[in-house]
RNA sequence: GAGUCGGCCAGGCAGUCGCUGCUUUGCUAGUCAAAGGAGAGGAAAGUCCGGGCUCCAAAGAGCAGGGUGCCAGGUAACCCCUGGGGGGCGUAAGCCUACGGAAAGUGCCACAGAAAAUAUACCGCCGGUUCAGGAUUUAUCUUGAUCAGGUAAGGUUGAAAUGGUGCGGUAAGAGCGCACCGCGCUGGCGGCAACGUCAGUGGCAGGGUAAACCCCACUUGGAGCAAGAUCAAAUAGGGAUCUAAUGUGCAGUUAUCAUUUUUUUAUGACAACUGCACAGUGUGCUGCUCGCACGCUAGAUCCGGGUAGAUUGCUUGAGCGUUAAGGUGACUUAAUGCCUAGAUAAAUGACUGUUCAUGACAGCACCCGGCUUAUCGGCUGGCUC
Numbered sequence: 001g002a003g004u005c006g007g008c009c010a011g012g013c014a015g016u017c018g019c020u021g022c023u024u025u026g027c028u029a030g031u032c033a034a035a036g037g038a039g040a041g042g043a044a045a046g047u048c049c050g051g052g053c054u055c056c057a058a059a060g061a062g063c064a065g066g067g068u069g070c071c072a073g074g075u076a077a078c079c080c081c082u083g084g085g086g087g088g089c090g091u092a093a094g095c096c097u098a099c100g101g102a103a104a105g106u107g108c109c110a111c112a113g114a115a116a117a118u119a120u121a122c123c124g125c126c127g128g129u130u131c132a133g134g135a136u137u138u139a140u141c142u143u144g145a146u147c148a149g150g151u152a153a154g155g156u157u158g159a160a161a162u163g164g165u166g167c168g169g170u171a172a173g174a175g176c177g178c179a180c181c182g183c184g185c186u187g188g189c190g191g192c193a194a195c196g197u198c199a200g201u202g203g204c205a206g207g208g209u210a211a212a213c214c215c216c217a218c219u220u221g222g223a224g225c226a227a228g229a230u231c232a233a234a235u236a237g238g239g240a241u242c243u244a245a246u247g248u249g250c251a252g253u254u255a256u257c258a259u260u261u262u263u264u265u266a267u268g269a270c271a272a273c274u275g276c277a278c279a280g281u282g283u284g285c286u287g288c289u290c291g292c293a294c295g296c297u298a299g300a301u302c303c304g305g306g307u308a309g310a311u312u313g314c315u316u317g318a319g320c321g322u323u324a325a326g327g328u329g330a331c332u333u334a335a336u337g338c339c340u341a342g343a344u345a346a347a348u349g350a351c352u353g354u355u356c357a358u359g360a361c362a363g364c365a366c367c368c369g370g371c372u373u374a375u376c377g378g379c380u381g382g383c384u385c
Base pairs, nucleotide, nucleotide: 001385002384003383004382005381006380007379008378009377011355012354013353014352015351016350017349019039020038022036023035024034025033026032027030041361045372046371048370049369050368051367052366053224054223055222056221060290061289062288063287065220066219067218068217069216070084071083072082073081074080085099086097087096088095089094100215101214105213106212107209108208109207122155123154124151125150126149128147130145131144132143133142134141135140163181164180165179166178167177168176182204183202184201185200186199187198188197189196190195228312229311230310231309238303239302240301241300242299246279247278248277249276250275251274252273253272254271256269257268258267259266280296281295282294283293284292285291319338320337321336322335323334324333325332326331
């Protein structure tokens, strides 16, 4: 000097007015006065995740659907964080990672190219048949064309061409053979594991794609503070349509009738009510099935009308700071200190002076833990070249 990975700050001080909540006091008891103290962030943003909390609800199982996807930990939990492993980028410090399975199956790989899977021969290479020409002493060599055959080493195309490089071998070639690398299988060693490493063995043969469908493993109720709770007030306890459904058995009570009898004693029939059981059925469990709960004239849909006010939920919380111990670390445990908005058409502002480095991105709304995005500057630490 360049790069890379972090940490802190978000204006300060003084004065004059103004706003909102809380506490205390006073009084003419009004949200009136006085005093005290508090009052918008590092992202309050996005609503992308995870929860706490509330209700469905007294409380479930399965399927579907959803989510995650290397290993081990942290955490209330997570798609987050930490530490490792594989792969890629970078000289390096470091950074990125949608990272289970292609030998269960299906699909896709445009165009170009001979050919992208039931693979393939355009240019080529080889040698054989036949014909023509040339060289030539025999014998052979060479050029061109044709037909059948061998071949995939070289070239063309492409993101990707049937393992790669080298040597041998062959008519020319080819794992055809060998060496190394790659790949498969087996075993040893290290590691909790992902995986790494070593040895042996096999010439092994089309690849890619699952951020395509799919398979596998783990996990998963729904809705949401406009959730809910309480009080008050008002209206037309309105109208229409639809489904409809209660049934059976047992027992008891009451009433009636018949028979019987000393006696409303016993028996039977019928009606009503009650209880239990079974079946059916309605609603709910915010997809379906089972199951469960509450019901048996319950309920569903549409039209119309009234009200929409107050209180609560609402802020002490998986909270923040310091110290010590444990841990590579995320973090955990213990002690100790602090209390930091609860607005509800929405408060925290304006002016002056001074100082400075700055005024950029930008205003809590039930509450937390993350991630992502935006951003003017200042201070500072480690590491690499």